This is a predicted structure of a 265-nucleotide part of an RNA (large-subunit ribosomal RNA, domain VI) from a Lachnospiraceae bacterium.
Model confidence (mean pLDDT): 90 of 100.
[in-house]
Context: one part of a larger RNA
RNA sequence: CGUAGGAUAUUUGAGAGGAGCUGUCCUUAGUACGAGAGGACCGGGAUGGACGAACCUCUGGUGUAUCGGUUGUUCUACCAAGGGCAUGGCCGAGUAGCCAAGUUUGGACGGGAUAAACGCUGAAGGCAUCUAAGCGUGAAGCCCCCCUCAAGAUGAGAUAUCCCGUAACGCAAGUUAGAGAGACCCCCGAGAGACGAUCGGGUAGAUAGGGCAGAGGUGGAAGUGCAGUAAUGUACGUAGCUGACUGCUACUAAUAGGUCGAGAG
Numbered sequence: 001c002g003u004a005g006g007a008u009a010u011u012u013g014a015g016a017g018g019a020g021c022u023g024u025c026c027u028u029a030g031u032a033c034g035a036g037a038g039g040a041c042c043g044g045g046a047u048g049g050a051c052g053a054a055c056c057u058c059u060g061g062u063g064u065a066u067c068g069g070u071u072g073u074u075c076u077a078c079c080a081a082g083g084g085c086a087u088g089g090c091c092g093a094g095u096a097g098c099c100a101a102g103u104u105u106g107g108a109c110g111g112g113a114u115a116a117a118c119g120c121u122g123a124a125g126g127c128a129u130c131u132a133a134g135c136g137u138g139a140a141g142c143c144c145c146c147c148u149c150a151a152g153a154u155g156a157g158a159u160a161u162c163c164c165g166u167a168a169c170g171c172a173a174g175u176u177a178g179a180g181a182g183a184c185c186c187c188c189g190a191g192a193g194a195c196g197a198u199c200g201g202g203u204a205g206a207u208a209g210g211g212c213a214g215a216g217g218u219g220g221a222a223g224u225g226c227a228g229u230a231a232u233g234u235a236c237g238u239a240g241c242u243g244a245c246u247g248c249u250a251c252u253a254a255u256a257g258g259u260c261g262a263g264a265g
Stems, first nucleotide, its partner, number of pairs: 001152001005163007015149004021049007033038001051106005059100004066093005071086006110144003117137004164265001166177004182260004186202005207253003210249005216242003223236005
């Protein structure tokens, strides 16, 4: 821009893409078969491999604004306690998020038309013949079934709901202005993200930050007392600290404002 009024939701599916794999074991059954050795079709069940998708409850990895230990040096006047730098200085753990080695799950079942092949009936050609007319069975393959996208499918589809009989000028067609449903700009953001977009909110508000409470993490703070010559240990005390997680709470910031947008088609 189009989809012959303007919108908001929900959809149909022309078409396109994805997937499509397979082993072993048990049973049927030591049955059919076979002199024996051996050893099934068909059918039923269990459990794997590789591959794909989703997710983070578990197992773990990472986790550079979490916690602790520790070396050197420097600074906070000194002690103590801390800050900076040294690959996050090094080391031990680790929430959320992301991830796999973790968890869950998929290939199925079924239908249609067939290939090779196997048949029925059956002439030409008194017989025979699956074929000439006619009718069947039949594959991991083909078309559906399963999953995803999809009406710019210009062939532009469907359904539900909402809005509209305004001014000025004009004979009218219409032009301009304001403006409806609605939308955008702008602002706070994340389950989204290169930017747009998407999604959640904008005081009639829990959208983000802060505060409070909790979860989870770390692992027992500072200070003081006590024991010890001291290093250190111990009590107050499941201590102190704590990024992303959960809930509550308007304290802070989403204020104020602007623009577009129909005329009954």
Notes
Taxonomically the source falls in Lachnospiraceae (Bacteria, Bacillati, Bacillota, Lachnospirales).